A computed fold for a 79-nucleotide RNA, annotated as Fluoride riboswitch aptamer (crcB RNA motif).

RNA sequence: UCGCUGACUGGAGAUGGCAUGCCUCCAGGCCCUGCUGGCAGGGCGAACCGCCGACCCGGCUGAUGAUGCCUCCCUUUUC
Numbered sequence: 001u002c003g004c005u006g007a008c009u010g011g012a013g014a015u016g017g018c019a020u021g022c023c024u025c026c027a028g029g030c031c032c033u034g035c036u037g038g039c040a041g042g043g044c045g046a047a048c049c050g051c052c053g054a055c056c057c058g059g060c061u062g063a064u065g066a067u068g069c070c071u072c073c074c075u076u077u078u079c
Base pairs, nucleotide, nucleotide: 008028009027010026011025012024013023016070017069018068019067020066022065029044030043031042032041033040034039035038050060051059052058053057
């Protein structure tokens, strides 16, 4: 210096919210500008953005990644 891995931190997991000694995934880099030597601002960059079919079009499931609770919607029963 480069690569990989672990820990840690941040982020994501097709419709809302909270929680988790949980699961999976991504990132932890680059560039520019300003102020004044380590700060600020901006840009780029990943995970993610449902399924099926004969795929133009037509059809279908689910408020969870998973679990618990709440909220929204639908159906049934009782008061």

Its mean pLDDT, the model's own confidence on a scale to 100, is 79.